[in-house]
RNA sequence: ACGAAGGUAAUAGGAAAAACUUUUUAUAAAAAAGUAGCCGAUGAGGUAAGAUGCGAAGUGCAUUUAAACUCUCAGGUAAAAGGACUAUUACAUGAUA
Repeated sequence: ACGAAGGUAAUAGGAAAAACUUUUUAUAAAAAAGUAGCCGAUGAGGUAAGAUGCGAAGUGCAUUUAAACUCUCAGGUAAAAGGACUAUUACAUGAUA
């Protein structure tokens, strides 16, 4: 079940965060180099209860396991791109909610 949750595709919405110096260029919010910042909603890392095992059966040890928490490695810090998440539509699935 007149189809939950989740999946795929399309469309729409979608936050945060800065400069300084030098060089090149017609200029710049561009490129390169240096200095030291900032952001957290892609990705990576860390973390609870619980579960499992060991044990001499302890306020023990080990393994496993979450995030929008945390971290700031990658990434980002005008715009563009990207973007967790939300909604609508379509397709398939079918109670795993």